[in-house]
RNA sequence: GGGCCCGUGGCUCAAUCUGGCAGAGCGAUCGGCUCUUAACCGAUUGGUUGUGGGUUCAAAUCCCACCGGGCCCG
Repeated sequence: GGGCCCGUGGCUCAAUCUGGCAGAGCGAUCGGCUCUUAACCGAUUGGUUGUGGGUUCAAAUCCCACCGGGCCCG
């Protein structure tokens, strides 16, 4: 230098292919239960979807550039 894959709550990942309300588990907080803790139960808390731009009525999803990470080729 070239090719491919990945980037979404604090963490691990769905949703992308086929554009249409951004979700789950874990965590955190509060409460219940308990002599207490853990476990269990209930509620609450959560996101500029890596950045910028474009297409569209509508973009996490499609297109372009860039940034970061991984693998391969040279």